[in-house]
Molecule: transfer RNA
Organism: Propionibacteriaceae bacterium
RNA sequence: GCGCCCGUGGCUCAACGGAUAGAGCACCUGACUACGGAUCAGGAGGUUGGGGGUUCAAGUCCCUCCGGGCGCG
Numbered sequence: 001g002c003g004c005c006c007g008u009g010g011c012u013c014a015a016c017g018g019a020u021a022g023a024g025c026a027c028c029u030g031a032c033u034a035c036g037g038a039u040c041a042g043g044a045g046g047u048u049g050g051g052g053g054u055u056c057a058a059g060u061c062c063c064u065c066c067g068g069g070c071g072c073g
Stems, first nucleotide, its partner, number of pairs: 001072007010025004018056001027043005049065005
C1' cells in the first nucleotide's frame, strides 16, 4: 500500500430500516445476616468512534476520516 472484519453504558455482547437502544457481569441503595458472601427488591450509567449523505424514519444502508484485528504484497 491492497483486501476482509470489527467499533453500542466500566467490561462482554444483543437489537428485520420502525415503539422509550436492551441483557449479563461490575457499581450504588435497601432487605436478609453477628459481619461479609450468596440471595431478593430497587436504582444510576449510552453523543451507538467523528463528520456527511439516503429515507417519512438510520445503531442498522451509502461515502469519508479515525482506531483495532486478520490476511496478502